[in-house]
Molecule: Bacterial RNase P class A
Organism: Isosphaeraceae bacterium
RNA sequence: GUGGUGAGUCGGAUGGUCGCUGAGCCGACCGGCGUGAUGGCGACAUUGGGCCGGGUGUUUCAGAGGAAAGUCCGGACUCCGCAGGGCGCAGUGGUGGGUAACACCCACCGCUCGAACGUGUUCGAGUAGGGAAAGUGCCACAGAAAACAGACCGCCCCGGCGUUGGGUUACCGGCGUCGGGGUAAGGGUGAAACGGUGGGGUAAGAGCCCACCAGCAGGCCGGGUGACCGGCUUGGCUCGGCAAACCCCACUGGGAGCAAGACCAAAUAAGGGGGCAGCGGGGGAUUUCGGUCCUUCGCGCGGCUUGGCCCGAGCCGUGACGACUCCCGGGUAGGUCGCUUGAGGCGCUGGGCAACCGGCGUCCCAGAGAAAUGAUCAUCGAGGGACGGAUGUCCCUUACAGAAUCCGGCUUACAGACUCGCCACAAUU
Numbered sequence: 001g002u003g004g005u006g007a008g009u010c011g012g013a014u015g016g017u018c019g020c021u022g023a024g025c026c027g028a029c030c031g032g033c034g035u036g037a038u039g040g041c042g043a044c045a046u047u048g049g050g051c052c053g054g055g056u057g058u059u060u061c062a063g064a065g066g067a068a069a070g071u072c073c074g075g076a077c078u079c080c081g082c083a084g085g086g087c088g089c090a091g092u093g094g095u096g097g098g099u100a101a102c103a104c105c106c107a108c109c110g111c112u113c114g115a116a117c118g119u120g121u122u123c124g125a126g127u128a129g130g131g132a133a134a135g136u137g138c139c140a141c142a143g144a145a146a147a148c149a150g151a152c153c154g155c156c157c158c159g160g161c162g163u164u165g166g167g168u169u170a171c172c173g174g175c176g177u178c179g180g181g182g183u184a185a186g187g188g189u190g191a192a193a194c195g196g197u198g199g200g201g202u203a204a205g206a207g208c209c210c211a212c213c214a215g216c217a218g219g220c221c222g223g224g225u226g227a228c229c230g231g232c233u234u235g236g237c238u239c240g241g242c243a244a245a246c247c248c249c250a251c252u253g254g255g256a257g258c259a260a261g262a263c264c265a266a267a268u269a270a271g272g273g274g275g276c277a278g279c280g281g282g283g284g285a286u287u288u289c290g291g292u293c294c295u296u297c298g299c300g301c302g303g304c305u306u307g308g309c310c311c312g313a314g315c316c317g318u319g320a321c322g323a324c325u326c327c328c329g330g331g332u333a334g335g336u337c338g339c340u341u342g343a344g345g346c347g348c349u350g351g352g353c354a355a356c357c358g359g360c361g362u363c364c365c366a367g368a369g370a371a372a373u374g375a376u377c378a379u380c381g382a383g384g385g386a387c388g389g390a391u392g393u394c395c396c397u398u399a400c401a402g403a404a405u406c407c408g409g410c411u412u413a414c415a416g417a418c419u420c421g422c423c424a425c426a427a428u429u
Stems, first nucleotide, its partner, number of pairs: 001425010012380007020063005026057002029054005035048005065400001069411002072409005077257004084311004089253005094108005109129001110127008130248002135246002137242003152187002154183013195213006214238002216235008261337004271328005278299009300318006344363008381398007
């Protein structure tokens, strides 16, 4: 310098004029509350100062992101509240660590792929990485056959028929064809075909047997927190792939969400209609002695308890005037808070391979409310093009995009500029 790769920062700057929002200091004005002094018989008048609120003027400070986007995860916070059990549903899936937590981040392991040269190591990338022997299902076409699958071409044996060669007979072969039996080593099909190489054995073959290797199952030893890695040994055990197919296993999960929620003020027909099982005991009143009314308790029934079902627990009601719920109809939709000091930023420092954690110091860095954070002028910066001997001149462009309770992530969009690390190649010293 080129190519690749990982991470980070910026993503316009300065000045002037005018404008918007929030916070603070100061001043004047208005309203409310308390209080002191002087004068006055008193009603009152004059005057000083304090607190609270409202709007207003000068001035100081601050004001939209790395993604504010998507609404895909996780929480903080608020409310319901029983946060109880089970089912269902949803999510996660190698090991260890980080974190408030996570499907996120870091490190490591396994598998797959690429590069290099040091040829078995290094570097990089990906990984939805538990279970296929619990069950169900799929693997098109081709192929005999796609999983306890199977014989198309073949190979071997026996028999029949035809033909032919050798041979004196007996007998030994060759070719073609038909039938029966054996075989899965060779060939073919396919993405994938029941381990591989070599040898023995066989009629021909086959882990049928043997040696070595690969895988699998078991035992033992060593290293590591662990996933896992390495070694020795026994066994002929060798029945594919897909679970990002249904499913099984392990773990996790109460719900709703700032339009959550809290407070103040105002208004509303004394709104209307429907739904819901009774029984028994005690006390009191009354009685025409049949009962009736009130109150309380128990059982039962009905309803409610922030997704569905069941169980449990709690609360309410029980003759309907009530709790709850459904339908019709009516009123209000105003104001204040929640609202920004945080799992916060920055600097230094200690621990850790790292993610990250601790200590010290320092800073305050939006809070709108139909939605503020802007408009304009000038100069400069960055990128591109043209002209030019040079300084330079002219033209064009300047990305994605706009807070709404807040935070940690993931994903997506993005003109251009800069910095650091790693790998490879080339050149120079």